[in-house]
RNA sequence: CCAGAAGGACGGAUGGCCGCUCCCGGCUUGUUCGGGGGAGGAAAGUCCGGGCUUCACGCAGAUACGGUGCCGGCUAAUGGCCGGGCAGGGCGACCUGACGGAUCAGUGCAACAGAAAGCAAACCGCCGAUGGCCGUAGCGAUACGGAUCAGGCAAGGGCGAAACGGUGGGGUAAGAGCCCACCACGGGACUGGCAACAGGACUGGUAAGGCAAACCCCACCGGAAGCAAGACCAAAUAGGGGCCGCGCAUAGGGCUUUCUGCGCCUUGUGGCCCGGGUUGGUUGCUUGAGGUGAUCGGUAACGAUCAUCCCAGAGGAAUGGUCAUCGCGCGGGUAACCGCGUACAGAACCCGGCUUACAGGAUUUCUGGCAUU
Repeated sequence: CCAGAAGGACGGAUGGCCGCUCCCGGCUUGUUCGGGGGAGGAAAGUCCGGGCUUCACGCAGAUACGGUGCCGGCUAAUGGCCGGGCAGGGCGACCUGACGGAUCAGUGCAACAGAAAGCAAACCGCCGAUGGCCGUAGCGAUACGGAUCAGGCAAGGGCGAAACGGUGGGGUAAGAGCCCACCACGGGACUGGCAACAGGACUGGUAAGGCAAACCCCACCGGAAGCAAGACCAAAUAGGGGCCGCGCAUAGGGCUUUCUGCGCCUUGUGGCCCGGGUUGGUUGCUUGAGGUGAUCGGUAACGAUCAUCCCAGAGGAAUGGUCAUCGCGCGGGUAACCGCGUACAGAACCCGGCUUACAGGAUUUCUGGCAUU
């Protein structure tokens, strides 16, 4: 220098003017003055896990349903994170993995192609030893030949994602774990490791194909709903209840603006008290498994101690607009400079994760190569 791998951090700056919201203080108590705080790395998706709240619940177990699934650790907890093992990929740095069980629980599935897809089956092919057949030779026994019938085989070809261990040798009519060696596979004393797992003396037979993000089996975990959770205060009017007083049907009220009559419906009135709670208000609400720094423990995730800081809290919902200068990117221009653009997105009870979106530069460690000294 080129090509790559793995991270962590940032993600416009300054000033003027006009505004918004919350808090504190002042006074002349008002759309007032002064001071201070005011989005993110994802505030997003709402996919996991907790806190908190209400409801349910005597304890234990079983069943059902849902989830998780190599091992160890971290954590409030997790399906997250860290470390390790195994498998696959890459020259490598590294990356990826629902990674328990398919021999000894059982059931099921496999398109197309193919003879055959689970348990034995043979399309092309090989053989035809054995028993026939045909031909030749021979008096005959028999010998040789043919690939013709029965029959034998699964080596080679072909199909497929997958074809019943692989390679080599022996063997045979041709073949075949039929036999042998090595590999693979099953069991495995013992050794190392907390474990997953690794190594492995010895031994076994050729058996035992694949799929559990198919049912299922095994182990472990799980009560439900969510801040529109929930708690408190409570005017007027109407309605409910209680006590006391008054009244009581030949009465009162309503149906009609007034009066009378008739008809229909209805049962009171005054005071005090209680409970419910529509609208509204307050609270929950932001000091928290909190941030930053240092030291110590740990490979790490993380933990401990000390110091220091307070950093949005709205409720039709603030966090904005505009101007100037600069930065950055792109285009034009010899240049001075000019024009355009400046990501994704935006709190709503709060945390820990995961996932997804993201203009742009800058940066750390590592790998492979080339060149030079």